This is a predicted structure of a 183-nucleotide RNA (Lysine riboswitch aptamer) from Thermoactinomyces vulgaris.
The RNAcentral record of the sequence draws on MGnify.
Its mean pLDDT, the model's own confidence on a scale to 100, is 80.
RNA sequence: AGGUAGAGGUUGCGGCUUUUAUGAGUACUUCCCAUGAGGCACAGAGAUGCCAAUGACUGCGAAGGAAAGGAAAAGCUGCCGAAGUCUGUUUGUUUCUCUGGGCAAGCAGGCUGGGCCCGUCUCCGAACAGGAACGGGACUGUCACACGGUUCACUUCUCUUGAAUCGUGUGGUGCGCUAUCUU
Repeated sequence: AGGUAGAGGUUGCGGCUUUUAUGAGUACUUCCCAUGAGGCACAGAGAUGCCAAUGACUGCGAAGGAAAGGAAAAGCUGCCGAAGUCUGUUUGUUUCUCUGGGCAAGCAGGCUGGGCCCGUCUCCGAACAGGAACGGGACUGUCACACGGUUCACUUCUCUUGAAUCGUGUGGUGCGCUAUCUU
């Protein structure tokens, strides 16, 4: 340097399925009343389609009343850069075109050892759910170094030295670490 195998865990990571709550007494449908000319299809412009004086849209009330994305738990499954996130870019989707936004997938690059708690800020969002970054805290895996303890080896004995292991401190950390093979 390369190949192979492997480890981390108070909830290690992802995917799928089921259940639960949230979403929400919301959207939507029907009806009553009021109003009276525009309104709807993510935002803006245009096009197209649809609803509307047989009263749309809007507001109050009555009756009925969801779903998706997102979350948690359990099970199954693939795994240990697992994966997450940011930036750029391409494609698809959101009725069509342009600009912007959302969602999904691909590619390239950057960052993060792991999960947890608190704060600030930010992203998505219905959200006090969830994610990122930054700051702080306790914990944990692993390696190096320093110091100390224990055991063993060397030695007649002691000191020294070496190995293993435990503890404390400092520093590093996935481009890492352990084992083994090849050169």